This is a predicted structure of a 349-nucleotide part of an RNA (small-subunit ribosomal RNA, central domain) from an uncultured bacterium. Rfam family: Bacterial small subunit ribosomal RNA. Gene Ontology terms of the family: ribosome and structural constituent of ribosome. RNAcentral holds the full RNA, with entries from ENA and SILVA.

[in-house]
Context: one part of a larger RNA
RNA sequence: CUGGGCGUAAAGCGCGCGUAGGCGGCUUAUUAAGUCAGAUGUGAAAUCCCCGGGCUCAGCCUGGGAACUGCAUCUGAUACUGGUAAGCUAGAGUUUUGGAGAGGGAAGUAGAAUUUCAGGUGUAGCGGUGAAAUGCAUAGAGAUCUGAAGGAAUACCAGUGGCGAAGGCGACUUCCUGGCCAAAAACUGACGCUGAGGUGCGAAAGCGUGGGUAGCAAACGGGAUUAGAUACCCCGGUAGUCCACGCCGUAAACGAUGUCAACUAGUCGUUGGACCCCUUGAGGGUUUAGUGACGCAGCUAACGCAUUAAGUUGACCGCCUGGGGAGUACGGUCGCAAGACUAAAACUC
Numbered sequence: 001c002u003g004g005g006c007g008u009a010a011a012g013c014g015c016g017c018g019u020a021g022g023c024g025g026c027u028u029a030u031u032a033a034g035u036c037a038g039a040u041g042u043g044a045a046a047u048c049c050c051c052g053g054g055c056u057c058a059g060c061c062u063g064g065g066a067a068c069u070g071c072a073u074c075u076g077a078u079a080c081u082g083g084u085a086a087g088c089u090a091g092a093g094u095u096u097u098g099g100a101g102a103g104g105g106a107a108g109u110a111g112a113a114u115u116u117c118a119g120g121u122g123u124a125g126c127g128g129u130g131a132a133a134u135g136c137a138u139a140g141a142g143a144u145c146u147g148a149a150g151g152a153a154u155a156c157c158a159g160u161g162g163c164g165a166a167g168g169c170g171a172c173u174u175c176c177u178g179g180c181c182a183a184a185a186a187c188u189g190a191c192g193c194u195g196a197g198g199u200g201c202g203a204a205a206g207c208g209u210g211g212g213u214a215g216c217a218a219a220c221g222g223g224a225u226u227a228g229a230u231a232c233c234c235c236g237g238u239a240g241u242c243c244a245c246g247c248c249g250u251a252a253a254c255g256a257u258g259u260c261a262a263c264u265a266g267u268c269g270u271u272g273g274a275c276c277c278c279u280u281g282a283g284g285g286u287u288u289a290g291u292g293a294c295g296c297a298g299c300u301a302a303c304g305c306a307u308u309a310a311g312u313u314g315a316c317c318g319c320c321u322g323g324g325g326a327g328u329a330c331g332g333u334c335g336c337a338a339g340a341c342u343a344a345a346a347c348u349c
């Protein structure tokens, strides 16, 4: 390279947008580039192959033929692919009327709770654990009542419920804003799919500058436990967690399952729509977009998957090729750093 693969054995980029490229609906006409046919020229000789001949055979030599699967030109064919022209509406999109939603951003507001502070009542304990101790408390703690401050998070509702491409999103109100769904019509007329590079987003932790800090809490201090205890348990506690702006760019970033499209039994739930029916109900039926449970065919090494496929196919991208060495070294790019991305070999089994 070919081939075979990628849920769990090695293997789907964390997720989008999108350039080049690859691929691309129906009809008609045209063209004849791809494609196909024929012809001509060429494709040196030798070699290989076939049929002969010469050394007594063979190796070897030699005659003829075939072949040289190629290239160029010409003449044709026109189904398919491509080009051009015209058209179509089933893909894609736009408009209209409705609908659901923790989708995103900004501002404001609310109540519960923790903590602290101030004051009242009140007295000897509180707290913590397996048991304790450190700790707090007669300078009045804990308990209880009133008031205040401040930060963070939003009980119930809450649901294999919803929304989002993923990360993720949960009090309420207002403003700005993205996407999705349904139903009918009308419009555009293939405008599409994928996507190397590229570019944007991207949990937590971490970093920079400036704020903020109630609770929690790496590090750290102390008390226990223990042979020891650099831990698990307890008392404290700083970064951090929060906000603004800027970096980082990684996760078991998981459905360990790339995106898009078509086709292939059903049953039961649930969310958002639309329509129909009557016996008007906590009703029945049809359909559509999600989201779950089970299950046939089929697939799978098995487990299992099964219209939300891991079934049957097509298009495009990414990735894998024994274990260790190693996601390391070196080099390069990026980063303030931490490090990230790209990515070997010797050696060894």
Stems, first nucleotide, its partner, number of pairs: 003321004007303002012317001014201004021194003025088007033081002035077008049065006091191001092188004096183004103177007110154001115149007125136002162169002206247006215241002220236004258316006266294012278281001298305002322349003331342004